RNA sequence: UCCUUAUUAAGAGACGGGGGAAGAAACUGGUCUUAUGAUCCCGCAGCAACCACAUCGUGUAUGAAGGUGCUACUUCCAGCAGACCUGGCGUCUGAAAAAUGAGGA
Numbered sequence: 001u002c003c004u005u006a007u008u009a010a011g012a013g014a015c016g017g018g019g020g021a022a023g024a025a026a027c028u029g030g031u032c033u034u035a036u037g038a039u040c041c042c043g044c045a046g047c048a049a050c051c052a053c054a055u056c057g058u059g060u061a062u063g064a065a066g067g068u069g070c071u072a073c074u075u076c077c078a079g080c081a082g083a084c085c086u087g088g089c090g091u092c093u094g095a096a097a098a099a100u101g102a103g104g105a
Base pairs, nucleotide, nucleotide: 001105002104003103004102005101006100007099008098013044015043016042017041018040022033023032024031027079028078029077030076045071046070047069049068050067051066053063054062055061056059075097080094081093082092083091084090
């Protein structure tokens, strides 16, 4: 990097240092965050999704936090298809794409 698979409406930073302009995955349209210093990097702190560990009541379980991961807004919302109908840029379902874990090449 690619393939398969599971999950993604919950949870968790007014922290310290660096840095200095955009950022929220790509594109588009919105909306929001940001010099009262964001995104990003490091440290500390925390959360608990998957793997591993332990327990037993063996479960969609509990515990803890080892390996990854994560810590604004539902994956920030929508875009594609379908269904419903109060016909509203409405509601629901699914797909596509993305992110994370696990296994494999």